The RNA shown here (c-di-GMP-I riboswitch aptamer) has 88 nucleotides and comes from Anaeromonas frigoriresistens.
NCBI's taxonomy places the organism under Bacteria, Bacillota, Tissierellia, Thermohalobacteraceae, Anaeromonas.
The RNAcentral record of the sequence draws on Rfam.
RNA sequence: UAUAAAUAAAGGCAAACUCAUCGAAAGUUGAGGACGCAAAGCCAUGAGUCUAAAACAUAUCAAAUGUCAGGAUAGUCAGGCUGCUAUA
Numbered sequence: 001u002a003u004a005a006a007u008a009a010a011g012g013c014a015a016a017c018u019c020a021u022c023g024a025a026a027g028u029u030g031a032g033g034a035c036g037c038a039a040a041g042c043c044a045u046g047a048g049u050c051u052a053a054a055a056c057a058u059a060u061c062a063a064a065u066g067u068c069a070g071g072a073u074a075g076u077c078a079g080g081c082u083g084c085u086a087u088a
Stems, first nucleotide, its partner, number of pairs: 003088002012037002017032004022027001035075001041081003045078003048073003055067004
């Protein structure tokens, strides 16, 4: 320096749920809380999945239905960048 991830040490993150908050929603953020994670650190580049405000169409009286991400998801997968420790 690179690869791998049994063991050890120092640690790290934080699912569901609860309260508060932002949002049309999916979901976000903060606090509590730990299901788990060797990148469960960062990035929306590709795909998947979720939502459908606006728009368009149907249609009827402003209710409903359908299509669709400029939205979301990094703890869905892939990809890119970066990082700790010991061993081989």

The coordinates come from a structure-prediction model, not an experiment, and the mean pLDDT is 83.